[in-house]
RNA sequence: UCCUUAUCAAGAGUGGCGGAGGGAACGGCCCGAUGAAACCACGGCAACCUGCGUUUGAAAGGUGCCAAAUCCGGCGGAGACGACAGAUGAGGA
Numbered sequence: 001u002c003c004u005u006a007u008c009a010a011g012a013g014u015g016g017c018g019g020a021g022g023g024a025a026c027g028g029c030c031c032g033a034u035g036a037a038a039c040c041a042c043g044g045c046a047a048c049c050u051g052c053g054u055u056u057g058a059a060a061g062g063u064g065c066c067a068a069a070u071c072c073g074g075c076g077g078a079g080a081c082g083a084c085a086g087a088u089g090a091g092g093a
Base pairs, nucleotide, nucleotide: 001093002092003091004090005089006088007087008086013042014041015040016039021031022030023029026073027072028071043066044065045064048062049061050060052057070085075082076081
């Protein structure tokens, strides 16, 4: 990087450092000098995988996540919803 598969309306932030961007891309709409991203520390959420428990719990380990429904929209559908794209886990090439 690609393929398969499950999930994506719930939930969870402070400090340090830094100094203008960030919310995937595009169009919107937002967030940001009352301090963006990145990085570090500590904390938290969740329960995909391993382990534990054993009848559905707990949270030790591996990931992940901690503004807004994947922030909203596009393609199909009257709509519910679906497709595409994306994110994360697990497995594979």

Model confidence (mean pLDDT): 87 of 100.
Predicted 3D model of a 93-nucleotide RNA (SAM riboswitch aptamer (S box leader)).